A computed fold for a 135-nucleotide RNA from Actinoplanes campanulatus, annotated as c-di-AMP riboswitch aptamer (ydaO/yuaA leader). Lineage of the source: Bacteria > Actinomycetota > Actinomycetes > Micromonosporaceae > Actinoplanes. The prediction has a mean pLDDT of 80. It was read from a public genome assembly, where an Rfam model found it.
RNA sequence: GGCAGGCCGCCGCCCAAUCGUCGCAAGACGAGCCGGGGAACCAGGUUCACUGGGGUGUAUCCGCAGUUUGCGGUAGGGAUUGCUUCCGUCCCGAACCCGUCAGCUAACUCGGUCGGCGGUGUCACGGAAGGAACU
Numbered sequence: 001g002g003c004a005g006g007c008c009g010c011c012g013c014c015c016a017a018u019c020g021u022c023g024c025a026a027g028a029c030g031a032g033c034c035g036g037g038g039a040a041c042c043a044g045g046u047u048c049a050c051u052g053g054g055g056u057g058u059a060u061c062c063g064c065a066g067u068u069u070g071c072g073g074u075a076g077g078g079a080u081u082g083c084u085u086c087c088g089u090c091c092c093g094a095a096c097c098c099g100u101c102a103g104c105u106a107a108c109u110c111g112g113u114c115g116g117c118g119g120u121g122u123c124a125c126g127g128a129a130g131g132a133a134c135u
Stems, first nucleotide, its partner, number of pairs: 009120006018031005032113006042103001052101001053098004061073004076092005083130005
């Protein structure tokens, strides 16, 4: 000096999953955001022996196959450096839960606020337009 990695701080991304107050801490209480249950009206039939039915979530469906779980696509969704749109590009297209039970749904009511990833020579991170901010 280079490469790779770890810790702290800071920055960015997915996600509802952030912020505030008190507390040494553990934690408690709130705000914001998110989800479930729950009338009338409306909608609706399918459960009772089967393979029941439902929820969170973008994550649904199709074809092929050498079928231990693969290949290709697809509804849908995300990123592209703290903004919006367009173009281009790169990706995801899972997993889990309730337990025979739930349409919508005002009042009412019950919960969640986890986890994961990247950057750090600020080389300003693909392009265009417009904002915003600063001067």